[in-house]
This is a predicted structure of a 265-nucleotide RNA (Bacterial large signal recognition particle RNA). The coordinates come from a structure-prediction model, not an experiment, and the mean pLDDT is 76.

RNA sequence: CCGUGCUAUCCGGGGAGUCAGCGGUGCCCUGUACCUGCAAUCCGCUACAGCAGGGGAGAAUGCCACCCUCGGCCAUGUGCCCGUGGAACGGGCCCGGAUCGCGCUUGUUGAAGGUGCGGUCUUGCACAACGAGACCCCGUGAACCAUGUCAGGCGGGGAACCGAGCAGCAUUAAGCGGUGCGUUUCGUGUGUUGCGAGUUCGCCGCAUCGGAGAGUUGCGAUGCGGGAAACCGGCCAUGGGUCUUGGACAAAGGUCGGCGCACGG
Numbered sequence: 001c002c003g004u005g006c007u008a009u010c011c012g013g014g015g016a017g018u019c020a021g022c023g024g025u026g027c028c029c030u031g032u033a034c035c036u037g038c039a040a041u042c043c044g045c046u047a048c049a050g051c052a053g054g055g056g057a058g059a060a061u062g063c064c065a066c067c068c069u070c071g072g073c074c075a076u077g078u079g080c081c082c083g084u085g086g087a088a089c090g091g092g093c094c095c096g097g098a099u100c101g102c103g104c105u106u107g108u109u110g111a112a113g114g115u116g117c118g119g120u121c122u123u124g125c126a127c128a129a130c131g132a133g134a135c136c137c138c139g140u141g142a143a144c145c146a147u148g149u150c151a152g153g154c155g156g157g158g159a160a161c162c163g164a165g166c167a168g169c170a171u172u173a174a175g176c177g178g179u180g181c182g183u184u185u186c187g188u189g190u191g192u193u194g195c196g197a198g199u200u201c202g203c204c205g206c207a208u209c210g211g212a213g214a215g216u217u218g219c220g221a222u223g224c225g226g227g228a229a230a231c232c233g234g235c236c237a238u239g240g241g242u243c244u245u246g247g248a249c250a251a252a253g254g255u256c257g258g259c260g261c262a263c264g265g
Base pairs, nucleotide, nucleotide: 001265002264003263004262005261006260009057010056011055012030013029014028015027020046021045022044023043024042034054035053036052037051038050062259063258064257067254068253071249073247074246075245077243079242080241081240082239083238084237085236086235089233090232091231093227094226095225096224098222099221100220101219102218104215105214106213113209114208115207116206117205118204119203120202121198122197123196124195125194126193127191128190129188130187131186132185133184134183135182136180137178138177139176140175146171147170148169149168154163155162156161
C1' cells in the first nucleotide's frame, strides 16, 4: 500500500423559548438529511443526559477540535423614526388688569376739580285717573200668606150700624233692571300734578368759581395674574420599528490538524 471481516461512531445541525439540567415534539435559521410509535397542564432521560422497535453506512464522501461566517439572543446609546398617557417648563394662543408710546375723540365757543339748585330714587298726605261695592235717583215688582181704600157679595144685629174681606185701584218690601257719575268706602305695576320728609352725591341738566387738560373706543411695546392643552420644543412613564457598538452561541460551506482492531497478500 492492497483485500476480507469487524468495532467505535454515524444516518442532520443550530438559535431562542421551556426546564434544576439535557434531548425531543411546537417556533425560527440553515438546506435535503433512513423508517415506525410517543409528546405542551407534554414526552423521554440524568452529565455516556430522548426512549422503544426495525433497517443501513462504517474507518472515510465519516467523526472530532480551532478559525472565518448566515442567523437569532443579551446588553449598550440623554442614537434615530412613529405612537400612547401624564404634567404644564419655554414659545405660540385666549382672558383680565397696570404702565408707556402712537393714533382717535373732546376741550380757551372753557377740560379736570369745587360749590349751589333741580331731576332721577324711597316714603306720607292731597288731588286726578281707573276699577269694585254701598247709598241716592228712575223703572218694574205680591192669586192668598203686604198696607190703605175696599163695589158686589158674606157674617152679626129688631134697627142704627158693626166686623172680616175677594176682585179692582193706589202704595210698598225683598228681588230684578237701568241711568247719572251726585255722595261715600275700598283697591292700584296709574300720574310731564301739588305739598312735605328722607337718602344718594352714583348719573343727568343748569348756574357759578376755576384756567388746561380729559376720555382710553383702535394699534403696539414691557411687566403681572389667570386659563387652555388643538400647535412647536423640552420633561416623566410606556409601546413598536430601525441603526451603532460590545458579548456569549453559532447552521451550511471552506482552510488546517487529528481519529481503530483482527487475518491474509